[in-house]
Context: one part of a larger RNA
RNA sequence: UGACGGGGACCCGCACAAGAGGUGGAGUAUGUGGUUUAAUUCGACGCUACGCGAAAAACCUUACCUGGGCUCGAACGACUGGUGGUAGUUCUUAUGAAAGUAGGAGCGACCCGCAAGGGAGCCAGCCGAGGUGCUGCAUGGUUGUCGUCAGCUCGUGUCGUGAGAUGUUGGGUUAAGUCCCGCAACGAGCGCAACCCCUAUCCUGUGUUGCCUAGCAAUAGGAACUCUCAGGAGACCGCCGCGGAUAACGUGGAGGAAGGUGGGGAUGACGUCAAAUCAUCAUGGCCUUUAUGUCCAGGGCUACACACGUACUACAAUGGUAUAGACAGAGGGCAGCGAAUACCGCAAGGUGGAGCCAAUCCCUAAAACUAUGCCCCGGUUCAGAUUGUGGAGCUGCAAUUUCGCCCACAUGAAGCCGGAAUCUCUAGUAAUCGCAGAUCAGCACGCUGCGGUGAAUACGUUUCCCGGGUCU
Numbered sequence: 001u002g003a004c005g006g007g008g009a010c011c012c013g014c015a016c017a018a019g020a021g022g023u024g025g026a027g028u029a030u031g032u033g034g035u036u037u038a039a040u041u042c043g044a045c046g047c048u049a050c051g052c053g054a055a056a057a058a059c060c061u062u063a064c065c066u067g068g069g070c071u072c073g074a075a076c077g078a079c080u081g082g083u084g085g086u087a088g089u090u091c092u093u094a095u096g097a098a099a100g101u102a103g104g105a106g107c108g109a110c111c112c113g114c115a116a117g118g119g120a121g122c123c124a125g126c127c128g129a130g131g132u133g134c135u136g137c138a139u140g141g142u143u144g145u146c147g148u149c150a151g152c153u154c155g156u157g158u159c160g161u162g163a164g165a166u167g168u169u170g171g172g173u174u175a176a177g178u179c180c181c182g183c184a185a186c187g188a189g190c191g192c193a194a195c196c197c198c199u200a201u202c203c204u205g206u207g208u209u210g211c212c213u214a215g216c217a218a219u220a221g222g223a224a225c226u227c228u229c230a231g232g233a234g235a236c237c238g239c240c241g242c243g244g245a246u247a248a249c250g251u252g253g254a255g256g257a258a259g260g261u262g263g264g265g266a267u268g269a270c271g272u273c274a275a276a277u278c279a280u281c282a283u284g285g286c287c288u289u290u291a292u293g294u295c296c297a298g299g300g301c302u303a304c305a306c307a308c309g310u311a312c313u314a315c316a317a318u319g320g321u322a323u324a325g326a327c328a329g330a331g332g333g334c335a336g337c338g339a340a341u342a343c344c345g346c347a348a349g350g351u352g353g354a355g356c357c358a359a360u361c362c363c364u365a366a367a368a369c370u371a372u373g374c375c376c377c378g379g380u381u382c383a384g385a386u387u388g389u390g391g392a393g394c395u396g397c398a399a400u401u402u403c404g405c406c407c408a409c410a411u412g413a414a415g416c417c418g419g420a421a422u423c424u425c426u427a428g429u430a431a432u433c434g435c436a437g438a439u440c441a442g443c444a445c446g447c448u449g450c451g452g453u454g455a456a457u458a459c460g461u462u463u464c465c466c467g468g469g470u471c472u
Base pairs, nucleotide, nucleotide: 007472008471009470010469011468012467013466015462016460019425020424021423022422023421026313027312028311029310030309031308032307033306034304035303042053043052064299065298066297067296068295069294070293076128077127079125080124081123082122083121088107089106090105091104092103093102094101095100110119111118112117130288131287133286134285135284139282140281141277142276143275144273146271151190152189153188154187155186156185157166158165159164170181171180172179196265197264198263199262201233202232203231204230205229207227211222212221213220214219236259239253240252241251242250243249315418319375320374321373322372323371324370325369331363332362333361336356337355342351343350344349382415387410388409389408390407391406393405394404431453432452433451434450435449436448437447
């Protein structure tokens, strides 16, 4: 000077408390450990690994295994030599699972040069190549975390022999090293805040594909509203009262769509964890070079006594089921979205093809909700696992045996609210309900967004648990 203390003081945080809903029990999905395996590719391991890299493992992906091939190689550069119906391309034979290997037939080039010849190409050799091989404890870059916590420093001056101190401590105050006052300090930088984006109110402009009026429609008219896209206004403790040191500020009130950071996002200081990543990429060193490179077929990553994490669905009557009816937002669409009427099918879906390169057309049915009927507390008209059969269901070269999704019929398991323990959340939040998108041929209970319905509680700063900040 730091760090630490079951030392002290002060302060903060869904940290506790007050509440709401879960997890832990069941079934399934998914990830991990373990075990198994020819292989179950690799990485990630308290918080900060475990629906994580992976925003899609049937082949491909793919890095793993088995088997079959190639060796200047799947792609590229330099040099030397060779080749001239050469390169390329079409057809084809044998063998093969394919990759490939060994042939056959036809067509047949390009650039420089009058030509000879040279280049390019091809073949051979050689120097490089290639490596998802090792080392994240050799590294760059990127990322997590403490933590959106309020801190971390510098110049000059001063003090100290010096390490260092001071400033940054103190009295107040704040979400904040935020600001005020004081002070051997005076200033400054990185952080805080503001500047940026979305959202909440209003004004002006804009006016089609949107809005309004008329019409069955085609269409015509309109510019007030919703909305779209621009530009502005608005919130600043600005005004008033009280408290305070007359300060910073706190507290109440008025006005206002909004009030004291209005709500949300982006933004992450100096540093910590030899944190993570050599498998995004780049890269030092080491290793490999007829193999640790590369091509192909099949298999595996999907195994299963078990253990853990994260989710989904339930255990029902605030429910289930049948019929009828209503209301979103945000997205996507040309190898695409695909309507309505019609036809086929119980259905998944198919035929068909209008319209749309999109405020126009389509995906698109929102669901919870409302109305009515049934069920009457039972392992049930709860729950749906599992299994069987069928599908002229879908996608795709291929769906099954590993190994997709969906539909119909049948089957109908565990489960009657979950031990110790443990997680999230303070308002349009939790809870609950559906919709869309990325990935993607196909496949979503995951992820990322979107809107609908819409709570309870906060005594308290604090006694205690956890984490953090300041002084001592």
Source information: Predicted 3D model of a 472-nucleotide part of an RNA (small-subunit ribosomal RNA, 3' major domain) from an uncultured bacterium. The coordinates come from a structure-prediction model, not an experiment, and the mean pLDDT is 83.